[in-house]
RNA sequence: AAAUUGAAGAGUUUGAUCAUGGCUCAGAUUGAACGCUGGCGGCAUGCCUAACACAUGCAAGUCGAGCGGAAACGAAGAUAGCUUGCUAUCAGGCGUCGAGCGGCGGACGGGUGAGUAACGCGUGGGAAUCUACCUAGUAGUGGGGGACAACAUUCGGAAACGGAUGCUAAUACCGCAUACGCCUUUAGGGGGAAAGCAGGGGAUCUUCGGACCUUGUGCUAUUAGAUGAGCCCGCGUCGGAUUAGCUAGUUGGUGAGGUAAUGGCUCACCAAGGCAACGAUCCGUAGCUGGUCUGAGAGGAUGAUCAGCCACAUCGGGACUGAGACACGGCCCGAACUCCUACGGGAGGCAGCAGUGGGGAAUAUUGGACAAUGGGGGCAACCCUGAUCCAGCAAUGCCGCGUGUGUGAAGAAGGCCUAUGGGUUGUAAAGCACUUUCAGCGAGGAGGAACGAUUAUUGUUUAAUAUGCAAUAGUCUUGACGUUACUCGCAGAAGAAGCACCGGCUAACUCUGUGCCAGCAGCCGCGGUAAUACAGAGGGUGCAAGCGUUAAUCGGAAUUACUGGGCGUAAAGCGCGCGUAGGCGGCUUGCCAAGUCAGAUGUGAAAGCCCCGGGCUCAACCUGGGAACUGCAUCUGAUACUGGUUCGCUAGAGUGCAGCAGAGGAGUGUGGAAUUUCAGGUGUAGCGGUGAAAUGCGUAGAUAUCUGAAGGAACACCAGUGGCGAAGGCGACACUCUGGGCUGACACUGACGCUGAGGUGCGAAAGCGUGGGGAGCAAACAGGAUUAGAUACCCUGGUAGUCCACGCCGUAAACGAUGUCAACUAGCCGUCGGAUCCGUCUGGGAUUUGGUGGCGCAGCUAACGCGAUAAGUUGACCGCCUGGGGAGUACGGCCGCAAGGUUAAAACUCAAAUGAAUUGACGGGGGCCCGCACAAGCGGUGGAGCAUGUGGUUUAAUUCGAUGCAACGCGAAGAACCUUACCAGGCCUUGACAUCCUGUGAACUUACUAGAGAUAGUUUGGUGCCUUCGGGAACACAGUGACAGGUGCUGCAUGGCUGUCGUCAGCUCGUGUCGUGAGAUGUUGGGUUAAGUCCCGUAACGAGCGCAACCCUUGUCCUUAGUUGCUAACAGUUCGGCUGAGAACUCUAGGGAGACUGCCGGUGACAAACCGGAGGAAGGUGGGGACGACGUCAAGUCAUCAUGGCCCUUAUGGCCUGGGCUACACACGUGCUACAAUGGCGCAUACAGAGGGCUGCCAACUAGCAAUAGUGCGCGAAUCCCUUAAAGUGCGUCGUAGUCCGGAUUGGAGUCUGCAACUCGACUCCAUGAAGUCGGAAUCGCUAGUAAUCGCGAAUCAGAAUGUCGCGGUGAAUACGUUCCCGGGCCUUGUACACACCGCCCGUCACACCAUGGGAGUGGGUUGCUCCAGAAGUGGCUAGUCUAACUGCUUGCAGAGGACGGUCACCACGGAGUGGUUCAUGACUGGGGUGAAGUCGUAACAAGGUAGCCCUAGGGGAACCUGGGGCUGGAUCACCUCCUUA
Repeated sequence: AAAUUGAAGAGUUUGAUCAUGGCUCAGAUUGAACGCUGGCGGCAUGCCUAACACAUGCAAGUCGAGCGGAAACGAAGAUAGCUUGCUAUCAGGCGUCGAGCGGCGGACGGGUGAGUAACGCGUGGGAAUCUACCUAGUAGUGGGGGACAACAUUCGGAAACGGAUGCUAAUACCGCAUACGCCUUUAGGGGGAAAGCAGGGGAUCUUCGGACCUUGUGCUAUUAGAUGAGCCCGCGUCGGAUUAGCUAGUUGGUGAGGUAAUGGCUCACCAAGGCAACGAUCCGUAGCUGGUCUGAGAGGAUGAUCAGCCACAUCGGGACUGAGACACGGCCCGAACUCCUACGGGAGGCAGCAGUGGGGAAUAUUGGACAAUGGGGGCAACCCUGAUCCAGCAAUGCCGCGUGUGUGAAGAAGGCCUAUGGGUUGUAAAGCACUUUCAGCGAGGAGGAACGAUUAUUGUUUAAUAUGCAAUAGUCUUGACGUUACUCGCAGAAGAAGCACCGGCUAACUCUGUGCCAGCAGCCGCGGUAAUACAGAGGGUGCAAGCGUUAAUCGGAAUUACUGGGCGUAAAGCGCGCGUAGGCGGCUUGCCAAGUCAGAUGUGAAAGCCCCGGGCUCAACCUGGGAACUGCAUCUGAUACUGGUUCGCUAGAGUGCAGCAGAGGAGUGUGGAAUUUCAGGUGUAGCGGUGAAAUGCGUAGAUAUCUGAAGGAACACCAGUGGCGAAGGCGACACUCUGGGCUGACACUGACGCUGAGGUGCGAAAGCGUGGGGAGCAAACAGGAUUAGAUACCCUGGUAGUCCACGCCGUAAACGAUGUCAACUAGCCGUCGGAUCCGUCUGGGAUUUGGUGGCGCAGCUAACGCGAUAAGUUGACCGCCUGGGGAGUACGGCCGCAAGGUUAAAACUCAAAUGAAUUGACGGGGGCCCGCACAAGCGGUGGAGCAUGUGGUUUAAUUCGAUGCAACGCGAAGAACCUUACCAGGCCUUGACAUCCUGUGAACUUACUAGAGAUAGUUUGGUGCCUUCGGGAACACAGUGACAGGUGCUGCAUGGCUGUCGUCAGCUCGUGUCGUGAGAUGUUGGGUUAAGUCCCGUAACGAGCGCAACCCUUGUCCUUAGUUGCUAACAGUUCGGCUGAGAACUCUAGGGAGACUGCCGGUGACAAACCGGAGGAAGGUGGGGACGACGUCAAGUCAUCAUGGCCCUUAUGGCCUGGGCUACACACGUGCUACAAUGGCGCAUACAGAGGGCUGCCAACUAGCAAUAGUGCGCGAAUCCCUUAAAGUGCGUCGUAGUCCGGAUUGGAGUCUGCAACUCGACUCCAUGAAGUCGGAAUCGCUAGUAAUCGCGAAUCAGAAUGUCGCGGUGAAUACGUUCCCGGGCCUUGUACACACCGCCCGUCACACCAUGGGAGUGGGUUGCUCCAGAAGUGGCUAGUCUAACUGCUUGCAGAGGACGGUCACCACGGAGUGGUUCAUGACUGGGGUGAAGUCGUAACAAGGUAGCCCUAGGGGAACCUGGGGCUGGAUCACCUCCUUA
C1' cells in the first nucleotide's frame, strides 16, 4: 500500500413503418457423451443409469509386560541311538506363538444418497445430561471365595456345529473390610470399590517361590477440565388450494413409571383443548450446508470431486454388549434371492479396494508400499491398516511446450480459375545456410528421513553410580514412487496437424456435378438447368492437440420487472355497490424504545472467491498472512420519522337547521290517442302486398265509412351531447311511502377516514317453474315468391314469448372497451341545478359552487388520441396480464329445476398472432370531371352465296408463330415449281457458305450417254494475269484437321424492335419544413383549361420528363423563277397554246407575310379565363399528320436480325424429284356481292386527283363477239404511255315478280403468263341461273368535307386481290344532356387486400397421421379405516423345572437372587373386508391439430352485396338464419346540437 473496475446486441410478422410480442443466435460453463483427428509433460478428475446381482483376493486387529498353556516355525547346546546327518530325550528350557480365557479396539477410518419437507440441515441461543482413552487434583489399591474355556475322555451330526463327564489359571467372576469426598434419605441414618504386572536393588527376613524397598505402568473411588455425544427453543429451508379443514395420547394438568437427561416418552385419572387462509392436513419431488456455475448486480440454476452435519448398510422388525450402537465386514427373528447338502439341515450379504455380469450414450488396475501422514493395539521393538502415499488406464478438464529458423523468383512443376492476356496456390516448395526444445540413446544425480537402534556424556527420579525419563555428541539403519525431478553428452530437420466453417446473423468465394431430385437447415430459409446455401474440388476464414455436434444450466430476457414492466384501442379494470380480515392513514403534548440509526462484544469451522507475498524454469497447481463472509445473538446509546400509549385540536369525515332541482325507487288509482276484435248501419268489387308477383281476405258482402261495445299493451308532441340513479336502468297524470344529491349560514362530535382478499346484496335481454293475462308484435312452424339451390333476406299467416304476481337464473360490445379514493397542474366557449353581488331590476352582467359537453396549452402516448370529468404529476388500496392456436375447452370442485354459470389445465402444433399509422390497389362507398362512353342520329355486322383468316377434324405432311380488349384479309407488300421451314423417296459428308494448311491443275468450255433429277461417265476446245524470274494473286479439284452448318430448344437467360393502357395528364427530383418513422408537403384548396393549361391562395421555393410550341402538309396573300406547265393582250393558224410572242393568270417549288385572345363590350376577385362582337382567307390548339412521360402486362417476337446456355455433327446439316401448306361433317372472325325502282339494262354525254413506267408503260392501225393477238410511233417521262374516271346528267325500257333483281354453281369453247396451270392461276365468250325478298339474341363504326356512296392508282408481282396502302368525285343527319353502361383522371372514405377483388377467407363432409377427453371395464402402485394373526425380542406376572459363590443355621437344608419353562402386554411379516388416490390399458365414441391442387356452398373483410359484433333462445348439410335486448369496434345521405375563426 491492497483486498466487489461494473452493464454492447443481432435475425425473424409488413409493400414499407413504428410499437407490442414470441421464437432463434452470438457468451460463459460441465463428473459429460458422440464423430473425425491425435506429439510430450505437469496438476486435477473419472458408474450422474440398476440403494441391480455378485465369482475371487484383500479392507480390524493387537497385547505373552493379564492368564492357563505349546499346535506350527526357528536357533544354539548337551546326551542317547546309529543308516555322519537324521531321530529321540534334557525341554515349553529359549526365540517365539496357532487355538483358548482376558483387556482394549471392531460406534473410528472407508462407502452410498434409498429414505427424509423433518429441529433433518443452516444460523443463533438454552438447561435437565452422559463422556472410554487424555490432562490436573484428592484418597485408596487390604483380605478371601467359587467357577468356566482351553485341555483330556466320550457321544451325536454329511456338514455347520453340538451334548455329557472330568481338570485348571488370571488384570475373568463374586462376597467381606475400609471409604473424607460420591449416591440416597423420613436429615436420625442407609448404600457402594479395587488387580495386578514389569524393571532394578543395598540392608533385613524367607517355606528360597519371595516378602520388603523403589521406579514405571495398571486398577478403584471422586472432583475439575478437555474432547465427544444426547436433548430443547427462535428464525430460515421446493411445488400443488383442481388438497380446506386436521387432530383422542390428540392439547393441557395431577400422580406414577421410564431414561444418562427434560418431556404424553409411557400409563391412570381429570379438563376439552391444540393446529389452520401468515396455508394446517393431504399429494408430488428432494439428503442439507460451506460452496459450484452464471450474472454488472440483485438474482437464477445447482449440491460430483474437497470439508461439516444427517440418514442408510439385501428388505422389515428387535434387542444384547458397551463409555459410546439398536452396530456396513456383530447377534436373533421374519421375507426375497443365491449357494452347499448324505434332504435331516446349514451358509451368505462389495452403497469398503480392485474386479465380474447386467443396465446404459457413458466412467479406470482383480497394481506397489506402509517410505511419508494418520489410525488401532502394545512399555517398546513391532504388528495391522485397499485410510493413505504412489504407480497404471482415459485429450475427461485446466495449464505449459513442440511439430523447426533464416534465406530463397526461373514467381518451377502440378492443381484451380480465366475477359486466354493472365491470375492464384506462393517464399509456399525445391535449393542454400543454421538450430536441436520435446521425444530417442548414454552418463551422472538431489529432496521427500523425522524416527528407530546402539555407545558415550550431562541432568532428573531414587538410599543407589540400577532402572526409567530428558538433552547433547558419535556410529549403524529405514524410499513404494524410481530407469524420480534435475544436469551433462551424442546424432539428425530428423519422429510429431488436425477439425469445423465460408447466403444473412458471422470472419471467410469461385468452378464443376445435380435439377423441388439427391440433399441442407440454429432462425430466416436454399434446391423446379447458369445454386457463393446440396455434393466434390481449388481457394479462403476461425480455433488448434484438438475441433465440431448433441445434451444441460445461467446470460442476453426489463420475456415474472425488489433493483426493473404493464392493463382506452396490442394480453390485461371484477357488471355495480356494501362491508369482514388485512394494508394505508390529518394537526399536536409527554412517555416507551418494537421498527430505525450508531458503537462495542461474541459468533459467522477449514478449504474456496478476492488482495499482498512465497515455492515448483513459467503457468495451471501448492502455500503464508490478510481482507471478506453483506448474517445471527447480546449489551450500551440516540429518538427526527414509523409504531405503542397518553393530553389536546378541527382543515378530513359526520350530525343538526333552512331551502332547491329531478323519467331516483315501491305501491294504489285515473286518463286520452292509436291498433285489433265484436255488434249494427251505409255501400260494392275488389282489398292487401311487392322490385315485380303470388299465397291470403272478399258476392256467405271484404277493403272503405259511421255509431256503439270489449280487451290488452305502450304513453306522440313536450324531448334537449337535458335530468336522476352505484350500476343494470328510469318518460301520461294524481296520491301515499321512501333513498340519495346540491346550496347557504351557524352550532355540535372530534380522525369516527380510504381501500377492501374471502363474504354479502343488486344486476338488461333471453331463458326456467307455478298461476293469471293475451290487443299488437313475433323465435319455432306453414304457405307464397326469389334462386342453380334458398332450411335465408321479401310477402301472407302464426305459437311460445313479450304483460302481471311470486320464485329461480347471474350473464352482455353489463363500454368511457378507462377500478375506487385524495391532492396538485394555462385558458376559452356552451348547457343543467343552486347561492351572493351589481345593474337601466322587461330578464343583463360579474363572482362562486355542484353536475354535464366542445376545443385547446404544458405534459403524456407506439400512434390514434387524452388533456382539471386526464390516458398529466403524485400518494393509498384492490383486481388483472405474460406469444398465437388448442381453450374459456377437458377433468375435478362449487352453484343451478334445467339451460348453463364459475373456478380452470395439459398433450400437441405454429413462427408468428396483434395494435396504430403510411403508400397503393380495390369497393355491387361518396363528390367533381372527361372520352362516339351513353343518349340523339346515319350506315353496317349477326341470316344468304362467295372470298379470306382461325379453331377443330383429317392427313405421310396438312411447317411454324400470333390466342380477351391488345390473335383470327395477323407475320404473308401476294404458297403451281422456287419460296418452304413440312412429308415420301433418291443422294452428299471438311460439306451449298467462311478462314487456315498441303498437293495438283488455268479458269472455263463443246458434245454424247444413263437417270425423275441431284449426279455419274466419256469427250471437244483452252493454257490466261502480275513479276525483282525466286515466285505471287484469283479460280478449280483432291486430301487432312481445326471447324462450318442448324427456321433445333429456351422470348421465363437476353439485346433490339413492337403492341397496350394512352396523346390519358400525368410521373418525379433538389433544398427547406412537418412527422420517432414509413412518409407527407410541393402535386392539396378556390377558379379555369383540351392539358399538373394558367391565375390566386398557400411551409414551401425552385427544377426535370411529359402537355403546348418548334417539324411536315393543307387553307389566303406577296415575292423570286418561267420549261416539258400557262395564254390576258398582240400577230399567224391546219383551229389543236398549234406557232410567233408574253411572264399578267393557273400551276410548279424556293423564300416570306399572316392568328397573338392582339382589339371592343360583358362576366369574373382589379386575376387567369370565359361569353359575345369587329376586322379577317382563316378565331380562340384553324383542319390533318409525325411526335407516345415514369411505368404496367415475366405482353409479342430466339422464324427478320443479334446473342448466353443446352442439344445434333455420314445428321436436327446439305442437294434433288414429287407431294403438302389449297384437305372438309363443323364453329367463329374480317370482308365482297346482293336481296332491287333513290334500282337494273340500253343509247348518248360531262368533270378529277394522286401515282407508276426500259426484263417497262405501250399510242395509232389491223384481226377477233371478247379475253387478247399482230405490227409498231413515242417516252428513262410537268413533254410519251398507263388514262375511257365512276357515281352524275339526258332519253328509252322494265312495274314488284325470286323478276330484264341476284349472280353462286356447273357444262362447253378459248386467251394470257410461265420449264410446267392435274392436284392448284387469272381472264374471255356461249349456255346454266343456286341461296337470297333487308336478317333472332346480340353487336360495330362515325360529330364535317366526317359518315355514307362512286370510281382511280400503287406496292408486292412472270402470272395471280373482294386484302392492304394511297387518291380524288358526290356529300348528309344528330348531339336535349351526363341519370345509366364501358374506360380514364383528381379528391375523399372503408379495408382482415399488397401475387393487390381473377384478392382474402369460413364451416360441414371425405381420406391419412398425431396427441388428448369419455368409456362396460381390466391390471398394477400407494394409502385410510375395521378386523384376524403374532416370529424374535423387551417388560410385567409366575402354582412348574433347575440353580457354584452370598446369608442363616438345625451342615444339608432353608432363604435371597438367578436361569429355563409358562403366561400377559406391545409388535414386524402375513391375511381378510371396505374406501381414497394415482399410473397403465380398453371394444366403441367426442371434439382438436396437421396434411396434396378433394367435395358442397360463400358466412366474414368494401355499405362484402341482408352493416357487423356481444349475451341469450329456437331452427338448419355447412358456413349460418331468425327472434329479444345491447354496442359502434358501421359506410352513405340528411337533420339537430356543439366547437373553431385578432